[in-house]
C1' cells in the first nucleotide's frame, strides 16, 4: 500500500424493516441507620466520531475523512 471490524452518557455496551435513544456500574439527591457500609425511590447527564450525498425525515442508507483494532503483502 489493500482488506476487514468498531466509534452511541464519566465507563461497559444495547438500539429488527429510518420515524426526535435507552440499560447496567458510576455522579447526585431523598429515605433509612445513633453513624457507615448494603438497600430503596428519583434526577441529572447525548449536535449518536467528523463533513456531505438522498430523502418530508438519517444513530440507521450512500460516499470521503479521522481513530482504536485485526488481517495480507
Nucleotide at each position: 500500500g489493500c482488506c476487514g471490524a468498531u466509534g452511541u452518557a464519566g465507563c461497559u455496551c444495547a438500539g429488527g424493516u429510518a420515524g426526535u435513544a435507552g440499560a447496567g456500574c458510576a455522579a447526585c439527591u431523598c429515605c433509612a441507620u445513633g453513624g457507615u457500609a448494603a438497600g430503596g425511590a428519583g434526577u441529572a447527564g447525548g449536535u449518536c466520531g467528523c463533513c456531505a450525498g438522498u430523502g418530508c425525515a438519517a444513530u440507521u442508507c450512500u460516499g470521503g475523512c479521522c481513530a482504536u483494532c485485526g488481517g495480507c503483502u
Molecule: transfer RNA
Organism: Parcubacteria group bacterium GW2011_GWC2_48_17